A computed fold for a 73-nucleotide RNA from Micromonospora musae, annotated as transfer RNA. NCBI's taxonomy places the organism under Bacteria, Bacillati, Actinomycetes, Micromonosporaceae, Micromonospora. Its Rfam family is "tRNA".
[in-house]
């Protein structure tokens, strides 16, 4: 320098046919318990790596960047 893959709540991930984002853990509140843990019920938290484009509508498609991984040189 070039090819490919990846970048989604605090962490790990799903969503691959464009229809407006979900799961587990963690966190908060209440109940349960003598208390803790555990269990149960509820809740908060993401403008989706950045910019632009296409579209009525984009995490998803297109272009350019950027960071990491990997292969080649």
């Nucleotide at each position: 320098g070039g090819g490919c893959c990846u970048g989604u709540g605090g962490c790990g991930c799903a969503g691959u046919c464009g229809g407006u984002a979900g799961c587990g853990c963690a966190c908060c509140u209440g109940c349960u318990c003598g208390g803790c843990a555990g269990g149960c019920a509820g809740g908060a938290g993401g403008u989706g790596c950045c910019c632009g484009g296409u579209u009525c509508g984009a995490a998803u498609c297109c272009g350019g960047g950027u960071a990491g991984g990997u292969c080649c040189a």